[in-house]
A computed fold for a 73-nucleotide RNA from Astyanax mexicanus, annotated as transfer RNA.
NCBI's taxonomy places the organism under Eukaryota, Actinopteri, Clupeocephala, Characiphysae, Astyanax.
The prediction has a mean pLDDT of 81.
Rfam family: tRNA.

RNA sequence: GGGGGAUUAGCUCAAAUGGUAGAGCGCUCGUUUAGCAUGCGAGAGGCAACGGGAUCGACGCCCGUAUCCUCCA
Numbered sequence: 001g002g003g004g005g006a007u008u009a010g011c012u013c014a015a016a017u018g019g020u021a022g023a024g025c026g027c028u029c030g031u032u033u034a035g036c037a038u039g040c041g042a043g044a045g046g047c048a049a050c051g052g053g054a055u056c057g058a059c060g061c062c063c064g065u066a067u068c069c070u071c072c073a
Base pairs, nucleotide, nucleotide: 001072002071003070004069005068006067007066010025011024012023013022019056027043028042029041030040031039049065050064051063052062053061
């Protein structure tokens, strides 16, 4: 220098062919207990790596940039 992949909640990851963004764990509150843990119920938390474009509409398409992983030289 070139090819490929990844970037979504605090962490690990989803989201058929574009149409209001979810789960598990964690966190907070309630309930249960003499108390703790477990169980059960409820809740907070994301402008989707950054910038631009096409579209009525983008996490998903197109272009560029950044960081990380990997392959080739």